[in-house]
Context: one part of a larger RNA
């Protein structure tokens, strides 16, 4: 743009895409079968590979600066304790959320239909026989449905509910046409489990981010000083001190000021 006014939520589903997979072991039953070896259909039950989705509570990876060790060598006058390089973590030992599999959940159900090859019932044409000609039934991981996605530009442009509607100029008979506005939206701000851009979501009637509190957690025992050692070191204080995203909680700091677009009763 269009869907014959202009919004905002909520559906239906034409139609599309996906999935469909396979193996063993028990049981039926050593049963039908078979002379014996052997060994079943059909129907019940557990396990499992492989693919798939989704997820971080376990198990683990990864986590470039969360802890902590540690060499070298500068620096903060010095001791101590620190802080920069050492290739865009120096090295190493560990890890919170994120993201992840190798980890865990969960799917391929259907005694639903109408069919294929093929099996059949009744049956003439043709006194028989024939599954076919009329007529009727069974039959596949294949079809159409069921499952899960997506879907009304499905221009065949669908349905439902709710919102807003007699401003003002040109031009006047009306169609039109320009502004400026209703519902209602964009753009800006503050942001996301959302995301390449846009898009989608949430925001003052607020926990949206950030500070702070407190906590889950990580590290692993801080500095300071006191004690024991000649020292190096170890010990008390003291599961301390720190600490990125996690949780819960607080208006303290920011989400201001504001700008634009958008109908005229169809």
């Nucleotide at each position: 743009c269009g869907c014959a006014a202009g919004a905002g939520c909520a559906u239906u589903g034409a139609g599309a895409g996906g999935a469909g997979c396979c193996c063993u072991c028990c049981u039926u039953a050593g049963u039908a079968c078979g002379a014996g070896a052997g060994g079943a259909c059909c129907g019940g039950g557990a396990g499992g590979g492989a693919c798939g989705c989704a997820c971080c509570g376990c198990u683990g990876g990864u986590g470039u600066a969360c802890c902590u060790g540690u060499u070298a060598u500068c620096g903060u006058g010095c001791c101590a304790a620190c802080g920069g390089u050492a290739g865009a973590c120096g090295c190493a030992g560990g890890g919170u959320a994120g993201c992840c599999a190798u980890g865990u959940g969960c799917g391929g159900a259907g005694c639903g239909g109408a069919u294929a090859a093929c099996c059949g019932c009744u049956g003439a044409a043709a006194g028989c026989a024939u599954c076919u000609a009329a007529g009727u039934g069974g039959g596949a991981a294949g079809c159409c449905c069921a499952c899960c996605u997506c879907a009304a530009g499905a221009u065949g442009a669908g349905u439902g509910c709710u919102c807003u509607c007699a401003u003002g100029g040109a031009a006047u008979u009306a169609a039109u046409c320009c502004a400026g506005u209703a519902a209602g939206g964009u753009c800006a701000c503050a942001g996301g489990u959302a995301g390449a851009a846009c898009a989608c979501c949430u925001g003052u009637c607020a926990a949206u981010c950030g500070g702070c509190g407190c906590u889950a957690g990580g590290u692993g025992g801080a500095a300071g000083u006191g004690c024991a050692g000649u020292a190096a070191u170890g010990u008390a204080u003291g599961c301390a001190g720190c600490c990125g995203a996690g949780g819960c909680g607080u208006g303290c700091g920011a989400a201001c000021c504001g700008a634009c677009c958008g109908a005229g009763g169809g």
Record summary: This is a predicted structure of a 266-nucleotide part of an RNA (large-subunit ribosomal RNA, domain VI) from Allocoleopsis franciscana PCC 7113. It matches the Rfam family "Bacterial large subunit ribosomal RNA". The prediction has a mean pLDDT of 86.